Predicted 3D model of a 76-nucleotide RNA (c-di-GMP-I riboswitch aptamer) from uncultured Agathobacter sp. Its mean pLDDT, the model's own confidence on a scale to 100, is 85. The RNAcentral record of the sequence draws on MGnify. The source organism's lineage runs through Bacteria, Bacillota, Clostridia, Lachnospiraceae and Agathobacter.
C1' cells in the first nucleotide's frame, strides 16, 4: 500500500465470493483460473445401490495469499 486465522452482515448447494471489523504475513498479496501444472467443492448429470434415501465419479462452480507463465505497474 495490501489484509491471513478468526467474528458480524449477506450472496452461493457447496467450495467460496462482497462488505464491515480484525492483521498472520506480503516489495507485485496488481491482473489473467479461456497459458500449463495443482489444489478446493459436487448444485446439475451419469453410474452403482439395500431406491421417500445413499454412494461413486464428474466442473460448466471455485483458490492468483499453491507454483510456473503472461500482462501491467513501482524501486535501484
Nucleotide at each position: 500500500g495490501c489484509a491471513a486465522a478468526c467474528c458480524g452482515u449477506u450472496g452461493g448447494a457447496a467450495a467460496u465470493g462482497a462488505c464491515g471489523g480484525g492483521a498472520c504475513g506480503c516489495a507485485a498479496a496488481g491482473c489473467u483460473a479461456a497459458g500449463g501444472g495443482g489444489g478446493c467443492u459436487a448444485a446439475g448429470g451419469u453410474g452403482c445401490u439395500u431406491u421417500c434415501a445413499g454412494u461413486a465419479c464428474u466442473a460448466u462452480g471455485c483458490c492468483a495469499g499453491c507454483c510456473c507463465a503472461g500482462c501491467c505497474g513501482c524501486c535501484g